[in-house]
RNA sequence: GCCGCGGUAGCCAAGGUGGUCACGGCUCCUGUCUGAAGAACAGGCUAUGCAGGUUCGACUCCUGCCCACGGCA
Numbered sequence: 001g002c003c004g005c006g007g008u009a010g011c012c013a014a015g016g017u018g019g020u021c022a023c024g025g026c027u028c029c030u031g032u033c034u035g036a037a038g039a040a041c042a043g044g045c046u047a048u049g050c051a052g053g054u055u056c057g058a059c060u061c062c063u064g065c066c067c068a069c070g071g072c073a
Stems, first nucleotide, its partner, number of pairs: 001072004006067002010026003019056001028044005049065005
């Protein structure tokens, strides 16, 4: 340099058919419970790598860039 795959909350991770409130788990916070904590139960907070384009509407499609992993040279 070229090719492939990926980047979604504090962590892991689904969604690729463009349109409802972005699924779920862990953590965290609050409450119930307890002497206290843990467990359990109930509730809650937080996310689409960056910039542009297409579109009535983009996490999703297109282009460029950045980052990570793998391959070729």
Molecule: transfer RNA
Organism: Candidatus Amesbacteria bacterium RIFCSPHIGHO2_01_FULL_48_32b